[in-house]
Context: one part of a larger RNA
RNA sequence: CACCGCCCGUCACGUCACGAAAGUCGGUAACACCCGAAGCCGGUGGCCUAACCCUGUGUGGGAGGAGCCGUCGAAGGUGGGACUGGCGAUUGGGACGAAGUCGUAACAAGGUAGCCGUACCGGAAGGUGCGGCUGGAUCACCUCCUU
Numbered sequence: 001c002a003c004c005g006c007c008c009g010u011c012a013c014g015u016c017a018c019g020a021a022a023g024u025c026g027g028u029a030a031c032a033c034c035c036g037a038a039g040c041c042g043g044u045g046g047c048c049u050a051a052c053c054c055u056g057u058g059u060g061g062g063a064g065g066a067g068c069c070g071u072c073g074a075a076g077g078u079g080g081g082a083c084u085g086g087c088g089a090u091u092g093g094g095a096c097g098a099a100g101u102c103g104u105a106a107c108a109a110g111g112u113a114g115c116c117g118u119a120c121c122g123g124a125a126g127g128u129g130c131g132g133c134u135g136g137a138u139c140a141c142c143u144c145c146u147u
Base pairs, nucleotide, nucleotide: 003110005107008103009102011100013097014096015095016094018092019091020090023087024086025085026084027083028082031079032078033077034076039072041070042069043068044067047065048064049063052061053060113134114133115132116131117130118129119128120127121126
């Protein structure tokens, strides 16, 4: 490169990340219950015993121990939840991508001035109603300023 300009949205194609999703596979820390090793502690200890005690020398006493029971107790098991991650048919919009499709909404009074809020409607930009704004052109009038 200046209206043969600029520019909006749907649709189509491609890439990427994100969300939803029947579900599915894990992770973490707890909780409830079951089971319960070692060991400490408590009880018992009819069986065992070198120490200690008694002369009352006994197949004794005491103490200790094995064994047994119990509390605590790691690992393990069962269960319903919590938090969290991966994957997931399909689905939703988003970003980006020289020359795709449909229209032309905005920028000039952009050809219905535009925009904001809201409701309804429509392939799409959008349209209409109600309220609001001027960041509207044009025309007329008023006030003010400059010459």

Overview:
Predicted 3D model of a 147-nucleotide part of an RNA (small-subunit ribosomal RNA, 3' minor domain) from Haloechinothrix aidingensis. The sequence was found in a public genome assembly. It matches the Rfam family "Bacterial small subunit ribosomal RNA". The organism belongs to Haloechinothrix, within Bacteria.